A computed fold for a 73-nucleotide RNA from a soil metagenome, annotated as transfer RNA.
Parts: sequence; C1' cells; structure tokens
RNA sequence: GCGGGAGUAGCUCAGCAGGCAGAGCGCAAGUUUCCCAAACUUGAGGCCGCGAGUUCAAAACUCGUCUCCCGCU
Repeated sequence: GCGGGAGUAGCUCAGCAGGCAGAGCGCAAGUUUCCCAAACUUGAGGCCGCGAGUUCAAAACUCGUCUCCCGCU
C1' cells in the first nucleotide's frame, strides 16, 4: 500500500429486505427477610466510533475518516 471483519447502554452482545433502539449482567428504588444474599416488581441509562450524502424516513444504503483484529504484498 491492497483486501476482509469489528465499533450499538457501565460490561457482553442482539437488531442490517430502510419504518417507535433492545436483551442479559451490572446500577437505583420497592416488596420479602431480624440483617445480608437470593427471588420478584419498577425505574434510570444510548441521538448506534466520527463527518457528510441519498431518502418522506438511515444503526442499516453510499462516500470520506479514526481505532482495533485478520490476511496479502
């Protein structure tokens, strides 16, 4: 230098034939318990790596760019 993969909640990851952003764990509150843990219920938390474009509408499609991983030279 070229090709491929990954980047979404604090963590691990779903969601890609374009149409309300989700789960588990964690966190907070409540119920229960003498207390803790466990269990159950409820809640907070993300403008989807960044910047543009296309579109009525973009996590998804297009272009550029950054970081990490793999391969080729």
Source information: Its Rfam family is "tRNA". Rfam describes the family as follows. Transfer RNA (tRNA) molecules are approximately 80 nucleotides in length. It is annotated as a transfer RNA.